[in-house]
RNA sequence: GGGCGGUUAGCUCAGAUGGUUAGAGUACAUGCUUGACAUGCAUGGGGUCACAGGUUCGAUUCCUGUACCGCCCACCA
Numbered sequence: 001g002g003g004c005g006g007u008u009a010g011c012u013c014a015g016a017u018g019g020u021u022a023g024a025g026u027a028c029a030u031g032c033u034u035g036a037c038a039u040g041c042a043u044g045g046g047g048u049c050a051c052a053g054g055u056u057c058g059a060u061u062c063c064u065g066u067a068c069c070g071c072c073c074a075c076c077a
Stems, first nucleotide, its partner, number of pairs: 001073007010026004019057001028044005050066005
């Protein structure tokens, strides 16, 4: 330098064919349970969907650019 994949909650990850409220597990908080803890159960909080732009009536989703991460290839001394 070229190609491919990824970036969504604190963490690990889903997310359909673009459409009505963005989800799960885990973690966290509160309550119940216990003599107390753990487990279990219930409820709750937590989101700039990496950033910018474009297309569209409408974008997490499609297109372009940028940044970062991973893999492969090539090149140089």
Transfer RNA from a Bacillota bacterium, 77 nucleotides, folded computationally. Its Rfam family is "tRNA". Rfam classes the family as a transfer RNA. The RNAcentral record of the sequence draws on ENA.